[in-house]
The RNA shown here (transfer RNA) has 73 nucleotides and comes from Paramuricea clavata.
It matches the Rfam family "tRNA".
RNAcentral holds the sequence, with entries from ENA and Rfam.
RNA sequence: GCCCUGUUAGCGCAAUAGGCAGCGCGUUAGUCUCGUAAUCUAAAGGUCCUGAGUUCGACCCUCGGACAGGGCA
Numbered sequence: 001g002c003c004c005u006g007u008u009a010g011c012g013c014a015a016u017a018g019g020c021a022g023c024g025c026g027u028u029a030g031u032c033u034c035g036u037a038a039u040c041u042a043a044a045g046g047u048c049c050u051g052a053g054u055u056c057g058a059c060c061c062u063c064g065g066a067c068a069g070g071g072c073a
Base pairs, nucleotide, nucleotide: 001072002071003070004069005068006067007066010025011024012023013022019056027043028042029041030040049065050064051063052062053061
């Protein structure tokens, strides 16, 4: 230098015919208990890495950029 993959909640990851963004763990509150934990119930938590384009509409498609990993030279 070229090519490929990844980037989504505090952490680990889903969502690929373009149509309101979810699961597990964790956190908070409640439940239960003499009390704690566990159980059960509920809630909060997201600029979907970034800028632009296409579209009525983009996590998703196209282009540039950033970061991380891998391959070739």